[in-house]
Molecule: THF (Tetrahydrofolate) riboswitch aptamer
Organism: Blautia liquoris
RNA sequence: UGUAGAGUAGGCAUUGCGCGUAAAGUGUCUUAUGGAUGGGAAGUUGCCUGAGAACGAAGGAGCAAGAUAAGCUCCACGAUGUAAUGCCGCAUCCGCUACU
Numbered sequence: 001u002g003u004a005g006a007g008u009a010g011g012c013a014u015u016g017c018g019c020g021u022a023a024a025g026u027g028u029c030u031u032a033u034g035g036a037u038g039g040g041a042a043g044u045u046g047c048c049u050g051a052g053a054a055c056g057a058a059g060g061a062g063c064a065a066g067a068u069a070a071g072c073u074c075c076a077c078g079a080u081g082u083a084a085u086g087c088c089g090c091a092u093c094c095g096c097u098a099c100u
Stems, first nucleotide, its partner, number of pairs: 002099004010088009019078003028053005034048002039094003043090001059075005
């Protein structure tokens, strides 16, 4: 010098543990010159957070009880949260590992 590889935020699936089905959460749009983001620097059409707006979904049974927008149990449901596992996975520059 050349070649190859490792490694992010996150996404999907499964399982466990939760939340909700009198309503959060999730999804959509606008906004902030907000935050974090392979090992380092930097960065967004990706991710998250705050504020605002619109829209919108998911149930029954049983027990106790005088009754319930309340309690417990079971099954089910939700563009539901989280952890683990598997698969996918940063375009720039500088690095790391192996080979040459």